[in-house]
A computed fold for a 105-nucleotide RNA from a Deltaproteobacteria bacterium, annotated as SAM riboswitch aptamer (S box leader). The prediction has a mean pLDDT of 81. Rfam family: SAM riboswitch aptamer (S box leader). About the family: The SAM riboswitch is found upstream of a number of genes which code for proteins involved in methionine or cysteine biosynthesis in Gram-positive bacteria. The sequence was found by an Rfam model in a public genome assembly. The organism belongs to Myxococcia, within Bacteria.

RNA sequence: UUCUUAUCAAGAGCGGUAGAGGGACGGGCCCGUCGAAACCGCAGCAACCGAUAGCAAGUGGAAGUCGGUGCUAAUUCCCGCAGGUUAAUUCCUGGAAGAUAAGAA
Numbered sequence: 001u002u003c004u005u006a007u008c009a010a011g012a013g014c015g016g017u018a019g020a021g022g023g024a025c026g027g028g029c030c031c032g033u034c035g036a037a038a039c040c041g042c043a044g045c046a047a048c049c050g051a052u053a054g055c056a057a058g059u060g061g062a063a064g065u066c067g068g069u070g071c072u073a074a075u076u077c078c079c080g081c082a083g084g085u086u087a088a089u090u091c092c093u094g095g096a097a098g099a100u101a102a103g104a105a
Base pairs, nucleotide, nucleotide: 001105002104003103004102005101006100007099008098013042014041015040016039017038021031022030023029025080026079027078028077043072044071045070048068049067050066051065052064055061076097081094082093083092084091
């Protein structure tokens, strides 16, 4: 990098350095000098993978603990293709794309 599978309506921020951008992409709409990205420290959330005490159960569950990741504005911020629906630029479903994890090449 590509492929496969699963999940994506919940949850969780402070400080330091830095100094203008950021929210994948396009459109929209937002966030940002009351300090963006990035990096560092500490804290937190979650429970995908491995291990495991107790518990329960009867062959698995369970996020308490340790380890490997991930995440901590807005539903994955919304739409982007198709179908249905509405008075409607309204609403619903599926898909695509993206993100994360695990496995494979």